[in-house]
Molecule: transfer RNA
Organism: Bacillota bacterium
Parts: sequence; C1' cells; structure tokens
RNA sequence: GGAAACAUAGCUCAGCUGGGAGAGCAUUCGGGUCACAUCCGAAAGGUCGCAGGUUCGAACCCUGUUGUUUCCA
Repeated sequence: GGAAACAUAGCUCAGCUGGGAGAGCAUUCGGGUCACAUCCGAAAGGUCGCAGGUUCGAACCCUGUUGUUUCCA
C1' cells in the first nucleotide's frame, strides 16, 4: 500500500437478505427464609461505532469515515 470480517444494554451475544430492538448473566425492587443462598416475579438500562444517502419506512441496502482482528505485498 491492497483486501476481508467485526462494532447492537455494564459483560457475552441474537436479530432468520426493510416494518415489534431482544435473550442470558450482572444491577435494583418485591416475594420467599429465623437470616442468607437457591428459586419465583417485576423494573431500570440502547442516539444499533460515527456522518450522509436511498426508501412511505433502515440495526439490516448504498457511500464515506473511525476502531479492532486477520490475510496479501
């Protein structure tokens, strides 16, 4: 210098080629217990890396860009 993959909640990840943003763990509250733990229920937590474009509508499609990893030279 060229190319590819990845980026979604505090952490690990899903989202099945466009229409509801989700799971487990963690946190908080309640139930439960003599008291903890296990267990049960609920809640909070996200500008989907960033910026533009296409579309009635974008986490998803297109372009640029940032970071990480890998490959080629």